[in-house]
RNA sequence: AACUUAUCAAGAGCAGCCGAGGGAUCGGCCCGAUGAAGCUGCAGCAACCUGCCACGCGGGAACUUCGAAAGAAGCCGACGCGGAGGCAAGGUGCUAAAUCCUACCCGGAUUUUUUGGGAAAGAUAAGGU
Numbered sequence: 001a002a003c004u005u006a007u008c009a010a011g012a013g014c015a016g017c018c019g020a021g022g023g024a025u026c027g028g029c030c031c032g033a034u035g036a037a038g039c040u041g042c043a044g045c046a047a048c049c050u051g052c053c054a055c056g057c058g059g060g061a062a063c064u065u066c067g068a069a070a071g072a073a074g075c076c077g078a079c080g081c082g083g084a085g086g087c088a089a090g091g092u093g094c095u096a097a098a099u100c101c102u103a104c105c106c107g108g109a110u111u112u113u114u115u116g117g118g119a120a121a122g123a124u125a126a127g128g129u
């Protein structure tokens, strides 16, 4: 950098430095000298990966029972897998507004408008290339 998969109406900000922009892009609409973006410190949110517990499935050691035996049943270890649960917070991420709304397609309505669904684009995570 591209690709695949999942999620995106919830949640969570103060201080210092600096000084004019920012919300990806378009059109809107917003935020901003009562301080934007950026950097730093501290705090927080969330739970994708991760760890632990529980659970389910597989697994079959040992043991117990039955049996003359073969074997059957019970209990179910190590280990593997799973995703509807819980806890933690190590790796990321995030802390104005639904991804702020919109753009392309298809529908509904009270049709200069409004509303629903899907796609595209984007963001984040995980994975392999």
Base pairs, nucleotide, nucleotide: 001129003127004126005125006124007123008122013042014041015040016039017038021031022030023029025103027101028100043095044094045093048091049090050088051087052086053085055082056081057080058079060076063074064073065072066071099121104118105117106116107115108114109113